[in-house]
Molecule: small-subunit ribosomal RNA
Organism: uncultured prokaryote
RNA sequence: CAUGCAAGUCGAACGGUAACGAUGCUAGCUUGCUAGCAGGCGUCGAGUGGCGGACGGGUGAGUAAUGCAGAGGAAUCUACCUAAUAGUGGGGGACAACCUGGGGAAAAACAGGCUAAUACCGCAUAAUCCCUCCCUACGUGGCAAAGCAGGGGACCUUCGGGCCUUGCGCUAAUAGAUGAGCCUAUGUCGGAUUAGCUAGUUGGUGAGGUAAUGGCUCACCAAGGCGACGAUCCGUAGCUGGUUUGAGAGGAUGAUCAGCCACACUGGGACUGAGACACGGCCCAGACUCCUACGGGAGGCAGCAGUGGGGAAUAUUGCACAAUGGGCGCAAGCCUGAUGCAGCCAUGCCGCGUGUGUGAAGAAGGCCUUCGGGUUGUAAAGCACUUUCAGCUGUGAGGAAAGGUUGUACAUUAAUACUGUGCAGCUGUGACGUUAACAGCAGAAGAAGCACCGGCUAACUCCGUGCCAGCAGCCGCGGUAAUACGGAGGGUGCAAGCGUUAAUCGGAAUUACUGGGCGUAAAGCGCGCGUAGGCGGUUAUUUAAGUCAGAUGUGAAAGCCCUGGGCUCAACCUAGGAACUGCACCUGAUACUGGAUAACUAGAGUACAGAAGAGGGUGGUGGAAUUCCCCGUGUAGAGGUGAAAUUCGUAGAUAUGGGGAGGAACACCAGAGGCGAAGGCGACCACCUGGGCCAAUACUGACGCUGAGGCGCGAAAGCGUGGGGAGCAAACAGGAUUAGAUACCCUGGUAGUCCACGCUGUAAACGAUGAGUGCUGGUUAUCGCGGGUAUCCCCCUGCGGUAACGAAGUUAACGCGUUAAGCACUCCGCCUGGGGAGUACGUCCGCAAGGCUAAAACUCAAAGGAAUUGACGGGGGCCCGCACAAGCGGUGGAGCAUGUGGUUUAAUUCGAUACAACGCGAAGAACCUUACCAGCCCUUGACAUGUAGCGAACUUUCCAGAGAUGGAUUGGUGCCUUCGGGAACGCUAACACAGGUGCUGCAUGGCUGUCGUCAGCUCGUGUCGUGAGAUGUUGGGUUAAGUCCCGCAACGAGCGCAACCCUUGUCCUUAGUUGCCAGCACGUAAUGGUGGGAACUCUAAGGAGACUGCCGGUGACAAACCGGAGGAAGGUGGGGAUGACGUCAAGUCAUCAUGGCCCUUAUGGGCUGGGCUACACACGUGCUACAAUGGUCGGUACAGAGGGUCGCAAACCUGCGAGGGUGAGCUAAUCCCACAAAGCCGAUCUUAGUCCGGAUUGGAGUCUGCAACUCGACUCCAUGAAGUCGGAAUCGCUAGUCAUCGUAGAUCAGCCUGCUCCGGUGAAUCAGUUAAAGGGCCUUGUACACACCGCCCGUCACACCAUGGAAGUAGAUUGCACCAGAAGUAGCUAGUCUAACCCGGUUUCUUCGGAGAUUGGGAGGACGGU
Repeated sequence: CAUGCAAGUCGAACGGUAACGAUGCUAGCUUGCUAGCAGGCGUCGAGUGGCGGACGGGUGAGUAAUGCAGAGGAAUCUACCUAAUAGUGGGGGACAACCUGGGGAAAAACAGGCUAAUACCGCAUAAUCCCUCCCUACGUGGCAAAGCAGGGGACCUUCGGGCCUUGCGCUAAUAGAUGAGCCUAUGUCGGAUUAGCUAGUUGGUGAGGUAAUGGCUCACCAAGGCGACGAUCCGUAGCUGGUUUGAGAGGAUGAUCAGCCACACUGGGACUGAGACACGGCCCAGACUCCUACGGGAGGCAGCAGUGGGGAAUAUUGCACAAUGGGCGCAAGCCUGAUGCAGCCAUGCCGCGUGUGUGAAGAAGGCCUUCGGGUUGUAAAGCACUUUCAGCUGUGAGGAAAGGUUGUACAUUAAUACUGUGCAGCUGUGACGUUAACAGCAGAAGAAGCACCGGCUAACUCCGUGCCAGCAGCCGCGGUAAUACGGAGGGUGCAAGCGUUAAUCGGAAUUACUGGGCGUAAAGCGCGCGUAGGCGGUUAUUUAAGUCAGAUGUGAAAGCCCUGGGCUCAACCUAGGAACUGCACCUGAUACUGGAUAACUAGAGUACAGAAGAGGGUGGUGGAAUUCCCCGUGUAGAGGUGAAAUUCGUAGAUAUGGGGAGGAACACCAGAGGCGAAGGCGACCACCUGGGCCAAUACUGACGCUGAGGCGCGAAAGCGUGGGGAGCAAACAGGAUUAGAUACCCUGGUAGUCCACGCUGUAAACGAUGAGUGCUGGUUAUCGCGGGUAUCCCCCUGCGGUAACGAAGUUAACGCGUUAAGCACUCCGCCUGGGGAGUACGUCCGCAAGGCUAAAACUCAAAGGAAUUGACGGGGGCCCGCACAAGCGGUGGAGCAUGUGGUUUAAUUCGAUACAACGCGAAGAACCUUACCAGCCCUUGACAUGUAGCGAACUUUCCAGAGAUGGAUUGGUGCCUUCGGGAACGCUAACACAGGUGCUGCAUGGCUGUCGUCAGCUCGUGUCGUGAGAUGUUGGGUUAAGUCCCGCAACGAGCGCAACCCUUGUCCUUAGUUGCCAGCACGUAAUGGUGGGAACUCUAAGGAGACUGCCGGUGACAAACCGGAGGAAGGUGGGGAUGACGUCAAGUCAUCAUGGCCCUUAUGGGCUGGGCUACACACGUGCUACAAUGGUCGGUACAGAGGGUCGCAAACCUGCGAGGGUGAGCUAAUCCCACAAAGCCGAUCUUAGUCCGGAUUGGAGUCUGCAACUCGACUCCAUGAAGUCGGAAUCGCUAGUCAUCGUAGAUCAGCCUGCUCCGGUGAAUCAGUUAAAGGGCCUUGUACACACCGCCCGUCACACCAUGGAAGUAGAUUGCACCAGAAGUAGCUAGUCUAACCCGGUUUCUUCGGAGAUUGGGAGGACGGU
């Protein structure tokens, strides 16, 4: 806000009857239709009149009090209703309706005429003795009404009725009931960054007004009233019974139901009425909507439905008055979107169903799988039953009592009429409703979802995805194996619901009344004095405010709770009880608190005696020192620093002697000392003055404690005015330092520091600890005053201070602990996550600087305390190691080799890539290797297993091709056999599958590197701690060592260390070939060559030996260390193997194995060729050198350890040489590789780019190998580069080591400057240290814990969020002053009008009293004016 409905009713108040119906009459006539007539009937539109529209229904805008709640009060009204009293007499004049007329679109109105009443107006009567009504002149002065209906015997009648009676009305007054109005104190949200508010304001007197009290209004008078117990102002809000949550106390809330209030489009106003300032009434103004003929009009759903809009979101334009209730009516009845019902919505609560039993082949399918199986799962199917609910058919309560009518009795009455009441009979009213309920029928038939499954929190796997998509309440999940995302299977929870969102309470003792805190976590005002307030010693009496008890009233009903009852149960309904913890009033008790009175002395205070003190203020005095000035002596520096310079000084500094000036501060005493409220106070003297302490008496008599506001004091810096100014010294200047240095250091230097007066009012103003009182073990030190003893100290004891350690207790811990942070009481202040912020705004204070008070938006999930373990420190202590130092030799410079990066490339395969990658995987890339690239080929495959078929296997030759491969061809028929066939091998076919050096070392196993061969890492039991953890393992010594000793709340043990193992160094025993040869023989030019020997060397088995065992010293008498003896070896003899718990997501998927993913005519396989060998450059590791300690030539000596039959190869021949030819010996202590080289003895070169150095290049060759072009090694001839010892920097090494010299091996066809062994020659230096790097132990600090390669601060750039500023602009609320002013109410009233009442006149009538048409005036009223 369209539309409909929600308030009407009464003909028994009235005039009348438009419409409808019946009846009668008339007319037309198709004899039942039309038209007309009759208010004469039933009725009844419109109208007059009465009652009701103030109830019922809706909403919560306003309202912080004119409201509400509970409890009281006095100065009031109340229609209808009830009870009782009295009356209801007699008159009058109008107005609607209606008729007529003219207008208007409509709404609505105008003029004239007629008329009735329970409409209206006079007259009479009066409740009324007082009070209760009014007025008053005090005279009982004034004031009322209405009839209608039913019945009727007499009597009367104009025939209408009168009259009587009954009922309903009406009037006056009384009482009640109900409802309403008013008043009082109490309770009732937040803000003080709202502290003062108030002029009808507060009170009085009088008047007006109201139903009534009252400044409600007015006149006059007084100056009051409210407020820190929160006035005023601002914001928000309907209040309550109750609801919800909570153990309670509390908190939040005010839907439904019930009580009160307020509102009805917004604002204002009155009228009517018993009641309204009125939701469906009126007037005015405004906004909006609608109609219009443009002149004017109409409207108000916050009634029920419904519509639009807004929104996350909320229903039918239903049925009925059958019941309950309301209005009107005598009643029947009418009205009733109140109400009763139905419809929609799982919105809530309750109940029910979707089946029950049996059923293992554990079906199929799904999912998972360790491939065996598991799970879905008795679940399904199958079999046997049941039929609630839904469906169909039928039966069928209760909600109904009234009402009407008949009869009868009673009341009333003259009356057996009427009317009312009771009883009886008959009749008869249901929206819901196809009701509830019951019976029958058929068939498991029609009926299960939602959320969740990482922890909290019940419930787990697979796939997909790959920090994407997404999830998320908090923690958090997701970057290729996600129980966290999405899907699936399975599971869990609830179930016709389940989740999400929003909100409230709880948990939250996280605003703490019950029930918290303030040393360090947030939190004690900087300190005192003191107002209000709070709290307060002992005794007695009294009072009864607090307190306690009893009783009375109230605390509406509903709700909650308990006990019953009714719907099959329940929800729900219903009866009774209890409760409503409250308020008011009455009575009682008196212990405690309060009030009053009287006392007391233990708290507090006063007086008298002492002693201590940097307590405060004022004035004066003093010496040392700095600086400056004057004079003298005296000279070239002084000063200053890490080192310097600026600076001062030959114009005489610094130094030194004398004299003077001035300012500031007061050495020693001096102390954990003293005093003060705190800030603070330090030379000495005098004066003034405050406080505390002790001792003994006397006095006062609770005078006390704390203390919001308030007042005062209050370091330093700073400000104002005026002085003063020696030293010091912000700012400033200069010199240094530095990358810079607006700093630290130096030279100067102004405010200031000092004084007087005033201001500021803050500090880590700290004991980070408010004040007061009482109680609770001790020890030690010190200050002041006493007592005992002593008379010198000491010692014991009392009071008051100041410190240290510690019982109990307490604390989160640290710690505190009679000076409490212990146990208690009183009062004040303060805190409530971090940041924003002690900031902004506002008030106040200040000269200013600034101070006090003091937020929010926004943002984070933490911030913080104490303690623990690590790690770290340009912290400390102790210790170690080629860590440094002392030495020797290198690298970095050159050339080359090799590896890497980079670049290039078709490819330059891949990995390693700080120490701990880079001569590393690779103990050896020409092909192969090979993983890379190009090209050509294969697809069950080069390799494995299974099936079928064929064939022995195998092999010769030729052709094409780069080869793989393809084609052709030769030889060959083997082994076992139960004669079926089988085994090995090859070929063919198809399918399972093979294959992958493809990815992930951050999914893994295994292996390895590194810290580090560093000395550490742990456990059991016990003890300590709330705990993390500690102790042990720390401490004193000592060691290579957590090695050992001692001590110790620890006692033991394990993995590590050491030892056991191998090798080497000495000796012994055994054995004696291929090794050895002393003695005995033989032999040779010579040789263990031969016989022989077993002594020696050696070989290889077993033993011995070394343990701080012995001595001296040091040390705790220990462990151990130092020195020594003996010994081959001396303090783990040398070397090797051996690597704790762990760290680095260290390295490796390319050794191998392996999860997952990926490829499958290719990312697999084969072949040829190429590449891994590239080359502006950079780095690592090496080799060779730069030379004379050397090069070259000649001669000559001595090893060890290895390897060798696809091999090592002697001797001989040959070549300059690499090599070649031939080939003895050797399966090795026998033979060979194999001459070791440096060394030694000579010669030469003479300091040079060389007789150094050998790169590079040319030529010629050798060897291996299918093959040396890309791309091998070696030889010869020739060539002869750089390089003259290497910048910054950096590496290795402590003895058979460095350095230097050669030998061998693995790999290997060939290829080594690399790697790993072997021996030869063979040094120097250190026995010290912690400065640099590393490691171990103890301790300390920490804001670190992916642990300093950590954490973290600020500016700037960009983006975004929130807030603010801004020329202005718009809106809202409010104070004060003023202008205009509608409707309306009240007063007044010139003017106009006027039926009732009054007065006068005329005509008329008259019973002569008078009445009176009409007319004039007045009261009253209306209009108009104000």